[in-house]
Context: one part of a larger RNA
RNA sequence: GGAUGAACGCUAGCGGGAGGCUUAAUACAUGCAAGUCGAGCGGCAAGGUCUUCGGACCCUAGAGCGGCGCACGGGUGAGUAACGCGUACGCAAUCUGCCCUUCAGUGAGGAAUAGCCCUGGGAAACUGGGAUUAAUACCUCAUAACAUUAUGAUAUCGCAUGAUAUUAUAAUUAAAGUUCUGGCGCUGAAGGAUGAGCGUGCGUCUGAUUAGCUAGUUGGUAGGGUAACGGCCUACCAAGGCUACGAUCAGUAGGGGGCGUGAGAGCGUGACCCCCCACACGGGUACUGAGACACGGACCCGACUCCUACGGGAGGCAGCAGUAAGGAAUAUUGGGCAAUGGAGGCAACUCUGACCCAGCCAUCCCGCGUGAAGGAUUAAGGCCCUAUGGGUUGUAAACUUCUUUUGUUUGGGAAGAAAUCAGGACAUUUAUGUGCUGUUGACGGUACCUUACGAAUAAGCACCGGCUAACUCCGUGCCAGCAGCCGCGGUAAUACGGAGGGUGCAAGCGUUAUCC
Numbered sequence: 001g002g003a004u005g006a007a008c009g010c011u012a013g014c015g016g017g018a019g020g021c022u023u024a025a026u027a028c029a030u031g032c033a034a035g036u037c038g039a040g041c042g043g044c045a046a047g048g049u050c051u052u053c054g055g056a057c058c059c060u061a062g063a064g065c066g067g068c069g070c071a072c073g074g075g076u077g078a079g080u081a082a083c084g085c086g087u088a089c090g091c092a093a094u095c096u097g098c099c100c101u102u103c104a105g106u107g108a109g110g111a112a113u114a115g116c117c118c119u120g121g122g123a124a125a126c127u128g129g130g131a132u133u134a135a136u137a138c139c140u141c142a143u144a145a146c147a148u149u150a151u152g153a154u155a156u157c158g159c160a161u162g163a164u165a166u167u168a169u170a171a172u173u174a175a176a177g178u179u180c181u182g183g184c185g186c187u188g189a190a191g192g193a194u195g196a197g198c199g200u201g202c203g204u205c206u207g208a209u210u211a212g213c214u215a216g217u218u219g220g221u222a223g224g225g226u227a228a229c230g231g232c233c234u235a236c237c238a239a240g241g242c243u244a245c246g247a248u249c250a251g252u253a254g255g256g257g258g259c260g261u262g263a264g265a266g267c268g269u270g271a272c273c274c275c276c277c278a279c280a281c282g283g284g285u286a287c288u289g290a291g292a293c294a295c296g297g298a299c300c301c302g303a304c305u306c307c308u309a310c311g312g313g314a315g316g317c318a319g320c321a322g323u324a325a326g327g328a329a330u331a332u333u334g335g336g337c338a339a340u341g342g343a344g345g346c347a348a349c350u351c352u353g354a355c356c357c358a359g360c361c362a363u364c365c366c367g368c369g370u371g372a373a374g375g376a377u378u379a380a381g382g383c384c385c386u387a388u389g390g391g392u393u394g395u396a397a398a399c400u401u402c403u404u405u406u407g408u409u410u411g412g413g414a415a416g417a418a419a420u421c422a423g424g425a426c427a428u429u430u431a432u433g434u435g436c437u438g439u440u441g442a443c444g445g446u447a448c449c450u451u452a453c454g455a456a457u458a459a460g461c462a463c464c465g466g467c468u469a470a471c472u473c474c475g476u477g478c479c480a481g482c483a484g485c486c487g488c489g490g491u492a493a494u495a496c497g498g499a500g501g502g503u504g505c506a507a508g509c510g511u512u513a514u515c516c
Stems, first nucleotide, its partner, number of pairs: 001516004006512005013368006019361002021326001026324003030321003035068003040065002047058004075279003084204008094196002099192008107141004117130005147172011177184002205251003212242003217239008254276004258269004281302005304315004332358001334357003340354001341352004371402004381393005407453002411449002416443001421438003425434003460505005465486003471500005481488002
C1' cells in the first nucleotide's frame, strides 16, 4: 500500500447494487415451511328443492381406502486426513420411478378390509369387539417371449474370469380400469436419456520429543448376502499384510471451483454464489420404496423439556421469522405465489418461509449532492508580529445576478405478462400448430416523466518532530501526558493540553484485529 461476512470511537444528506450469528452442532414459547388427486373407490355432514313427512333429488366440506410426492427443494459444517474431495480412467461386476422411441398385450374369477353402523376401555394420547361394503387395494386362473432358470449347439471377438450374435428343448412369470369418447391410464420386453452405485492411477495439513502396527488381520476354498464385485459376513485352510518413499499414534481440518495479495513464483484463505461430501437432540436399527437406513417418518437406549386424573403419554428450529443465553458483533414473529422453479392433477387449480419482493443496518462497492458566476473598504471579529502600523483567516463574508441535481409540492404513470384458460378464425400429417380478442402484478401509485417554490434541506474525521503532506502562540514544567519505530516532557515543547492557521481523506474519517 492492498484486503475484510468485521468490531469500536466521533460524525452522518440521498440513490443503485450486494452482504448480514465468524461465538454455544447451546436451549427453544408461538406461527408458518409438503402436499395433492372426485377423470381410482365406497360414501357423506351442513345447505337448497320437492314431499304422501317414510323419504327422493341437487350440491358439495371434512374424514377414510387407494395413487403419486414426501430421497427434491431449504439448513448447518459437528464429524471426517478418507477413494471424502479434485483430476483421469474403468465396470466383461451394476441399478434407474417419472420422461422419450419401438414391439406385444390389457381375458376370466375370488376372498377380504377401512370408512359408515352398533358397542366397550381410557384423564388424555389412543385403542378393543361385532355386523356390513367398494376400488387402479389384495389374491387365484388363463395367455406369453427378444424376459428368467436349466441343459445344449454354432459363429465372431476379446481384457484373464469371459462377452456378443444366432439357435434347440423344457420349465416359470403379467395386467386396471376410468372418461367430458378427445383422451388419461395399466402389463411385459428392447433401446435411449437422466440419476445413482462400485473399483483404480495421481494429488491432498502438522508432529519422529509418535517406530513399529495388524487376528477378519493378509490370502485361498465353499457358502450366505447385495442391484452389483469384494472378509461385506460365516465356516475351514494357509501365515500372511503395512512401514523410514514415514506405517501406527497424536493434533488440526469438510474438499473443490474460487477469493485476497503479489510483476511473478508463491503465501494466506474456503463468508456470499456453484459442484461434491457429511450431519439432522447424542447413539443404534431396520421398514417402506425406483431411490433413504429418511431434518419437519418408524422403533429402541440415553440426556433434557412438557402434560397427567400418577395408571400413562408428548417433543426435537444446523427450514423462515422470532426468544433466551453466549459474545466486540450480525436483521422483520413482514407481503405475494404476479414472475422463475418444484409436487400433485386431463385441466381449472391447490400447496410451495424454494423463490420474487418489501423492512432494518454507512457492513462493503459504485454514483450524486451540500451550489455557480461576479464581488476589496482586502469590513468587523479571531489569531500572530519588529504593534499609531502590518500580516493572516480571505473573494471568504456581506451584496448583485443565475441555476434547481437534491428537497417539498402538482399531475401523469410503467416494463417485468408470456403462457394457461375462455371465445372466434385458419392450416392441417387429425397428433397438433398458427394468429386474433378477453383474463392474470406482491413489489406499487414504486421506478420514471412532469408543475410550482426557493440557496433553499445537507460536513465531518484524523493528522501537522523525522519516517510523512502540513507551524505559530498560550498553558504545563520528567508533572500531567504522548507514542507505530526513533523517541518527546526536568521554565522559551512545531512531539503533552488548548487556540489560531494548515495538510490529507470525505458521508465518511480514524483505531483495533487478521492476511499478503
Molecule: small-subunit ribosomal RNA, 5' domain
Organism: Haliscomenobacter sp.